Description:
Model confidence (mean pLDDT): 86 of 100. Predicted 3D model of a 676-nucleotide part of an RNA (large-subunit ribosomal RNA, domain II) from a metagenome.

[in-house]
Context: one part of a larger RNA
């Protein structure tokens, strides 16, 4: 992992609704008991029970009654028929759909594993080391000590058996549910074993690890209590057809569970209502504006208290202030919790018109983790595929076309066929249906062909405007000039256009020539610039705007037009065609609603309808050895669940109709079993 076969809303009682029946101001009989054709049978049996009258805590009254002085007023009442029984739906009490705990509690069995403990028993090769102690012999007063022998202690040395189990490989469906292999540690001891006894579940035993107590230990196993409870998780079986939610608001020892409405479903149901649109009226402080209309802020100016600063010889009058500023004014602007103002939509009431049949009442759910986008908005970084509340819309429970690829973006809402048709969104060089379509423009960057990129750089280019020079010759280069008083004054060591500093930065000669644009010296010299002549011929400078381009550019395997590729197959701006969906069209069918015209048929959770097929049961029919049932194969009918006919196989049962009644349909539960 498949196959197959078993596998989950049931029973009984009570309540509550709908349906079906009987009878009806009544309805019903229960234990019991007679009869018999012994049955799903007939007959008594009225005891009880519900209804037939309520109100009031109770006296009590009574179509009323009850609070109340109350013949105010207002609560419940009366005006609407029940009860009995069988099916159904829901609920309650029971195991109450199944399966599943971790655990409580009680009765037993458990120390043949293993922990300590007691009797009693056995076991430790071989080799080393050489305590006390004792003899000798030195030594001493005497001892001590000292040296040789002897001597054999030791949780005493090495290292086997035996105990262990340090490190490391292998072993991980093993050879083993703890090993092997090499390596280590202990080995006269708190040593290692035998045998046989002894302690038991909140108990033992423990050189203590929460270790161990038969391969189970932070409380061992069996039984039962027991089908403990599980607001958790899984599963939960046949077919059409109609409609079709929620993920909210309050409240909860509540937040992933539930009460109550809220939204969906059937029923029953209309005096009122609902959706749209006209017409009128209504309520309100958003959006926007505005603030010499209030608060509160606020930047610049005027004025001007106070105040800081100066000066006034100390103090003071007094008086200055390019400081600070209150209150005023002038100009300018800001605010959710600011308004002198104030839309639009949106609600509300009426009024007309169309279309509805929604109110309300009984049943039956299910939701009560949402979420994405777009809008105004809080909150946060004007972050977040963030969060939080309002409006919408879609996902959810919605297929189809587009969007390379994608739940919610774009287009569209699928009842079934059709190898017809037009169109949406997006497309039309090839992958690929359909234009290398016109016509004009820009771009050169492979920008671009999907999105997304900034500040800020840039004589990239192209477009419009405004401006200024200029055949009296512009701009650019080219040639040549670019002087004089003078090295202007200061200042300086020096300062001569060109450190620096002042200035009526002057004035002469000039076609022109700054008391000097830059480089340049120590200062000078030297180069250049402004101007100015001259060649040379046609435009050339400067603002600010607009279009594509360019840089700026930066993530981890090679790679961001889907891809081949493209200078048009890119961008822009106008045109025409065509191609594309489950949209619409047309044929042709089918089904719900409807008297019908004519309208709908996406669909999770769910409610409702109608139905198929097993298995037994009562009637009624009927089939089988001239082959039941079951199995294989084909062909027909039926929206389907299915159900039938041939032919083979099988070899004894089996069906059809109209009713009943269920141990009554399996793909899933890490389902149970069995088989491959």
């Nucleotide at each position: 992992g498949c196959c197959u076969a078993c596998g989950a809303g049931u029973u009984g009682c009570c309540g509550u609704c709908c349906c079906u029946g009987g009878c009806g101001a009544g309805g019903u009989u229960a234990a019991g008991g007679g009869g018999u054709u012994c049955a799903g049978c007939c007959c008594c049996g009225g005891a009880g029970c519900c209804g037939g009258a309520g109100c009031g805590a109770a006296g009590g009254c009574g179509a009323g009654u009850c609070c109340g002085a109350a013949c105010a007023g207002g609560g419940c009442g009366u005006g609407u028929a029940g009860u009995c029984a069988g099916c159904g739906g829901c609920g309650g009490c029971a195991g109450a759909c199944g399966c599943g705990a971790a655990a409580c509690u009680u009765u037993g069995u458990g120390a043949u594993c293993u922990a300590c403990c007691c009797u009693u028993g056995g076991g430790c090769a071989g080799g080393u080391u050489g305590a006390a102690g004792u003899g000798c012999g030195g030594g001493u007063a005497a001892a001590a000590c000292c040296g040789c022998a002897u001597g054999g202690a030791g949780g005493a040395c090495c290292g086997a058996a035996c105990c262990g189990g340090u490190a490391a490989a292998c072993g991980u469906u093993g050879a083993a549910a703890a090993g092997u292999u090499u390596u280590c540690g202990g080995a006269u001891g708190a040593c290692c074993c035998g045998a046989g006894g002894g302690u038991a579940g909140g108990g033992g035993u423990g050189a203590a690890a929460g270790g161990c107590c038969a391969a189970u230990c932070a409380a061992a196993c069996u039984g039962a209590g027991a089908g403990a409870u599980a607001g958790c998780u899984c599963g939960u079986a046949c077919u059409c057809c109609c409609c079709g939610a929620a993920a909210u608001g309050c409240c909860u020892u509540u937040a992933g569970g539930g009460g109550c409405a809220g939204c969906c479903c059937c029923g029953c149901g209309c005096a009122g209502u609902g959706u749209c649109a006209u017409u009128g009226g209504g309520a309100g402080g958003u959006a926007g504006a505005g603030c010499u209309a209030c608060c509160g802020a606020u930047a610049g100016g005027a004025c001007u208290a106070g105040g800081g600063g100066g000066a006034g010889u100390c103090a003071a009058a007094u008086c200055c202030u390019a400081c600070c500023a209150a209150a005023u004014c002038c100009u300018g602007a800001c605010g959710a919790a600011c308004u002198c103002c104030g839309a639009a939509u949106g609600c509300c009431c009426a009024u007309u018109g169309a279309c509805a049949g929604c109110a309300g009442c009984g049943g039956g759910a299910g939701u009560g983790a949402g979420g994405g986008c777009c809008g105004g908005g809080g909150u946060g970084c004007u972050a977040a595929g963030g969060u939080c509340a309002c409006g919408g819309u879609c996902c959810g429970a919605g297929a189809g076309g587009g969007g390379a690829a994608g739940a919610a973006c774009c287009c569209a809402g699928a009842c079934c066929g059709a190898c017809a048709g037009c169109u949406a969104a997006g497309g039309c060089c090839c992958c690929a249906a359909a234009g290398c379509g016109c016509g004009c423009g820009c771009u050169g960057a492979g920008u671009u062909c999907a999105a997304c990129u900034a500040a800020g750089g840039u004589g990239g280019u192209c477009c419009a405007g405004c401006u200024g020079c200029a055949g009296u010759g512009a701009c650019a280069g080219c040639c040549a000039g670019g002087a004089u008083g003078u090295u202007u004054g200061c200042u300086c060591g020096g300062a001569a256009g060109c450190a620096g500093c002042a200035a009526u930065u002057c004035a002469u000669u000039c076609a022109a020539a700054g008391a000097g644009u830059g480089c340049g010296u120590a200062a000078c010299a030297g180069c250049u610039c402004a101007c100015u002549g001259g060649u040379c011929g046609a435009g050339c400078g400067g603002c600010a705007g607009g279009g594509c381009a360019u840089c700026g550019a930066u993530a981890a395997u090679a790679a961001g037009c889907g891809g081949g590729g493209a200078u048009a197959a890119g961008c822009g701006c106008g045109c025409c065609g065509c191609c594309g969906a489950a949209g619409c069209u047309u044929c042709g069918g089918g089904c719900c609603a409807g008297c019908g015209a004519u309208g709908g048929c996406g669909g999770u959770a769910g409610g409702g309808g109608a139905g198929c097929a097993u298995u037994c049961c009562g009637g009624c029919c009927g089939c089988g050895g001239c082959g039941a049932a079951g199995g294989g194969u084909u062909c027909g009918c039926g929206c389907g669940a299915g159900c039938g006919g041939u032919c083979c196989u099988g070899g004894a049962g089996c069906g059809g109709c109209c009713g009943g009644a269920a141990a009554a349909g399996c793909a899933a539960a890490u389902g149970u079993a069995g088989g491959c």